RNA sequence: AACUCAUCAAGACCAGCCGAGGGACAGGCCCGUAGACGCUGGGGCAACCGCUAAGAAGCAAGACCUGCUUUGAGGAAAGGUGCCAAUUCCUUCGGGGUAAUAUCCCGAGAGAUGAGUC
Numbered sequence: 001a002a003c004u005c006a007u008c009a010a011g012a013c014c015a016g017c018c019g020a021g022g023g024a025c026a027g028g029c030c031c032g033u034a035g036a037c038g039c040u041g042g043g044g045c046a047a048c049c050g051c052u053a054a055g056a057a058g059c060a061a062g063a064c065c066u067g068c069u070u071u072g073a074g075g076a077a078a079g080g081u082g083c084c085a086a087u088u089c090c091u092u093c094g095g096g097g098u099a100a101u102a103u104c105c106c107g108a109g110a111g112a113u114g115a116g117u118c
Stems, first nucleotide, its partner, number of pairs: 002117007013042005021031003026091003043084003048080002051075002055071006088110001092108006
């Protein structure tokens, strides 16, 4: 890089350095010399993996107890990632509700993140 699955309306900022662009792509609309983006340090948010675990189910001579297996409400931020402007900032395609070009809902596409496979 590719493929599969899950999630994406919530949440979370300070300091130092740098100096003109940045928000994936294109358009829009925003952010930005009152210093954005990025980097560094600190702080924080969040349960995806991992951890823990009330309970439930199964196995064992097995009703109780005990052990093991599976599942698992909840918990925890000292583990591995991720994130800390704007819904993934908005959009495109298909379907639906409505008087409607508005707007809303569902699905697909694109993207991001995690887990797994090769």